The RNA shown here (Bacterial large signal recognition particle RNA) has 260 nucleotides and comes from a Dehalococcoidia bacterium. The coordinates come from a structure-prediction model, not an experiment, and the mean pLDDT is 75. Taxonomically the source falls in Dehalococcoidia (Bacteria, Bacillati, Chloroflexota).
[in-house]
RNA sequence: UCGUGCUAGAUGGGGAGUUAGCGGUGCCCUGUACCCGCAAUCCGCUACAGCGGGAUUGAUUACUUCCUGAGGCAUUAAUGAAUAUAUCCAAUGUUAGUUAUUUGAUGUUGAUGUUCUGACUCUGAGCGGCAAGAUUAUAUGAAUUCCGUCAGGUCUGGAAGGAAGCAGCGGUAAAUAUGAAAUUGGGUGCCUUAGAUUAAUCGGAGUAGAGUUGGAUAAUUAAUACGUUAUAUAAAUGAUUGUCGAAGGAAGUUGCACGG
Numbered sequence: 001u002c003g004u005g006c007u008a009g010a011u012g013g014g015g016a017g018u019u020a021g022c023g024g025u026g027c028c029c030u031g032u033a034c035c036c037g038c039a040a041u042c043c044g045c046u047a048c049a050g051c052g053g054g055a056u057u058g059a060u061u062a063c064u065u066c067c068u069g070a071g072g073c074a075u076u077a078a079u080g081a082a083u084a085u086a087u088c089c090a091a092u093g094u095u096a097g098u099u100a101u102u103u104g105a106u107g108u109u110g111a112u113g114u115u116c117u118g119a120c121u122c123u124g125a126g127c128g129g130c131a132a133g134a135u136u137a138u139a140u141g142a143a144u145u146c147c148g149u150c151a152g153g154u155c156u157g158g159a160a161g162g163a164a165g166c167a168g169c170g171g172u173a174a175a176u177a178u179g180a181a182a183u184u185g186g187g188u189g190c191c192u193u194a195g196a197u198u199a200a201u202c203g204g205a206g207u208a209g210a211g212u213u214g215g216a217u218a219a220u221u222a223a224u225a226c227g228u229u230a231u232a233u234a235a236a237u238g239a240u241u242g243u244c245g246a247a248g249g250a251a252g253u254u255g256c257a258c259g260g
Stems, first nucleotide, its partner, number of pairs: 001260006009057003012030004020046005034054005062253006071244004076239001078237002082233005088227001092225015113207007121196006127189002130185003135180006146171004154163003
């Protein structure tokens, strides 16, 4: 140095959390790095720290040191936004008023104000009308089941007479139609009458005599928040410090047996 066969080893690792501690299942970050069973009211171990079984590879992809460093955890202060509470009116916005300027409308054919009155609104009464309607007048109105009279005819009798009774006629019952109407009722009616009425609206008359009102701008006053200020909240962003740390790179080390 080559070939063959073994053994050690390897077939992922890390962070937080859990745990007396270690590892695993689960979560997260890297990354591709064998299979089966157990396992978060947990599963298996004891500082040599998963347990049990099987498969592949085989001194390398194993071990040590250094560089670099994904990502996680913790700490410190800063920043912007959101929510809640409180605060304030310097600025900004909104609402309401006052003053000034400006621009319209209206007004001596009478603004604003004021007095009287009427209407509107409410209550009572009257009249009319609407709904129901005792009662009442007229008319119609039972072939048979109401009444009266019963032509003709029927029955009975020797006869005189008697009996039932259809049609017709008259009246009546239930019912129908028309008219009048006591009484009752109302979200009734450009009606009449008597009253009530805080305020508001409209109309008429009188009185006095010149303003009233809309918009814009500016100033100012008072409130208020969409505004100011402060605190807190669970997080977020980048930074500082500390800690753990995968993958990658470099260097070094690296078992046994046989044969050429």